[in-house]
RNA sequence: CGUAAACAAAGCCAAACUGUCUGCGAAGACAGGACGGAAAGCCACGGGUCUCUACCCCUUUUGCGAGACAGCCGGGUUGCCUGC
Numbered sequence: 001c002g003u004a005a006a007c008a009a010a011g012c013c014a015a016a017c018u019g020u021c022u023g024c025g026a027a028g029a030c031a032g033g034a035c036g037g038a039a040a041g042c043c044a045c046g047g048g049u050c051u052c053u054a055c056c057c058c059u060u061u062u063g064c065g066a067g068a069c070a071g072c073c074g075g076g077u078u079g080c081c082u083g084c
Base pairs, nucleotide, nucleotide: 002084003083004082012037013036017032018031019030020029021028022027035071041077042076043075045074046073047072048069049068050067051066052065
């Protein structure tokens, strides 16, 4: 450098739920807590899901606008241990 992810080790992250705070909301931050994760590190680029607002319309869609989710999938990018 390439490749693989079975075993082992060292660390890492932390779902649901609970508490406090922030936000109209989706959600987020911190603390507790572990369902899980080899990118569950980072980036809203494509798809997707969700929220808010306005208009049209008159019934739930579509569109405009503003957002949330990277632990939904794809893509981009960086990267630990170990084997070959």